[in-house]
Context: one part of a larger RNA
RNA sequence: CGCAGGAAAUUUGCGUGGCUCUGACACUAGUACGAGAGGACCGUGUUGGACCGACCUCUGGCCUGCCGGCUGUUCCGCCAGGAGCACCGCCGGGUAGCCACGUCGGGAUCGGAUAAGCGCUGAAAGCAUCUAAGUGCGAAGCCGGCCGCAAGAUUAGAUUUCCCUUGAGGGUCGUCAUAGACGAUGACGUUGAUAGGCUGCAGGUGUAUAGACGGCGACGUCACAGCCGAGCAGUACUAAUUGCCCGAGA
Numbered sequence: 001c002g003c004a005g006g007a008a009a010u011u012u013g014c015g016u017g018g019c020u021c022u023g024a025c026a027c028u029a030g031u032a033c034g035a036g037a038g039g040a041c042c043g044u045g046u047u048g049g050a051c052c053g054a055c056c057u058c059u060g061g062c063c064u065g066c067c068g069g070c071u072g073u074u075c076c077g078c079c080a081g082g083a084g085c086a087c088c089g090c091c092g093g094g095u096a097g098c099c100a101c102g103u104c105g106g107g108a109u110c111g112g113a114u115a116a117g118c119g120c121u122g123a124a125a126g127c128a129u130c131u132a133a134g135u136g137c138g139a140a141g142c143c144g145g146c147c148g149c150a151a152g153a154u155u156a157g158a159u160u161u162c163c164c165u166u167g168a169g170g171g172u173c174g175u176c177a178u179a180g181a182c183g184a185u186g187a188c189g190u191u192g193a194u195a196g197g198c199u200g201c202a203g204g205u206g207u208a209u210a211g212a213c214g215g216c217g218a219c220g221u222c223a224c225a226g227c228c229g230a231g232c233a234g235u236a237c238u239a240a241u242u243g244c245c246c247g248a249g250a
Base pairs, nucleotide, nucleotide: 001152005163006162007161008160009159010158011157015149016148017147018146021049022048023047024046025045026044027043033038051106052105053104054103055102059100060099061098062097066093067092068091069090070089071086072085073084074083075082076081110144111143112142117137118136119135120134169246170245171244172243173189174188175187176186177185194239195238196237197235198234199233200232201231203228204227205226211222212221213220214219
């Protein structure tokens, strides 16, 4: 921009893409078969591999604005306690989130038409013959079925609701994230929990400073303390003010 009014939602599916794998073991059954040795079809169950998808409860990683420990040095007048720098200075842990080495799931069942093949009925050809007329079965393959996308499918579809300038709806702007390079998408904008703050909880670290007590002292105890990103709730304290623009019958 189009889809002959403008919107908001819900859809149909023309088409198109994905998936399509496979082992072992057990039962049937030491059965059928076979002199024996050996040893099934069919059917059923269990458990794997590779691949694919989703997720973070568990396990394991990363976690550079979380906590702790440690060294050197500079500074905060000194002690104590800290801050900066040293690869995040080094080291030990680590929430959310993102991940796999983790967890869960998937390939199917089934329907249709067939291939090779196997048939039924059956003449030409009094017999025979699956085929000539007719008709049945039969593959990991074909068409569906399963999972996505999908009306620019210009053949531009359908349904529901809303709007007639006192205007449906959208944009701008702001607070944002389950979204993200930017647009876009999604949530919210006081009739408000959208983000921050605060409070509580979860969770992490591992018991703060000062003081008191004990010890000659290093240190220990009072103390699951102190501190704390992203998590879960609650709470209008702060910021989402008011507006403005577009917008429909050739």